């Protein structure tokens, strides 16, 4: 330089056109317990970015950003 893959709460994932974008763990707040552990309610918290198609996009196409693999 040229192919080809991957980007989703702090983390790890699920979700192939119409769901309030779920789920575990982390945090946070309560309730049991003297206290810690723990267990049991509740919350907070995300769709890498710009465009494009579509009545409707996290999903489908292009383009920038990162990240990883290939090749010369």
């Nucleotide at each position: 330089g040229c192919c080809c893959c991957c980007u989703u709460c702090g983390u790890c994932u699920a979700g192939u056109g119409g769901u309030u974008a779920g789920g575990a763990c982390u945090c946070c707040u309560g309730a049991a317990c003297c206290u810690c552990a723990u267990u049991c309610a509740g919350g907070c918290g995300a769709c890498a970015u710009c465009g494009g198609u579509u009545c409707g996009a996290a999903u489908c196409c292009g383009g920038u950003c990162g990240g990883g693999g290939g090749u010369g």

The prediction has a mean pLDDT of 81.
A computed fold for a 72-nucleotide RNA from an uncultured Opitutales bacterium, annotated as transfer RNA.
The sequence was found in a public genome assembly.
Rfam family: tRNA. It is annotated as a transfer RNA.